[in-house]
RNA sequence: UCCCGCGUGGUGUCAGCGGCAGCACGACCGACUGUUAAUCGGUAAGGCCAGGUUCGAAUCCUGGCGCGGGAG
Numbered sequence: 001u002c003c004c005g006c007g008u009g010g011u012g013u014c015a016g017c018g019g020c021a022g023c024a025c026g027a028c029c030g031a032c033u034g035u036u037a038a039u040c041g042g043u044a045a046g047g048c049c050a051g052g053u054u055c056g057a058a059u060c061c062u063g064g065c066g067c068g069g070g071a072g
Stems, first nucleotide, its partner, number of pairs: 001071007010025004019055001027043005048064005
């Protein structure tokens, strides 16, 4: 320099073909308990960035950034 893959709450990850962003763990609040743990109920927290297409983008297109792999 070129090619391929990936990027979603704090962490791990779903959502064939564009249409309400969900689950688990964790965190916090509460219930229960002599206390803690466990269990139960609840709350907060997310699309890597910038454009484009579209009525509508996590999803499609372009460029960039980061990580991983490959070629020279």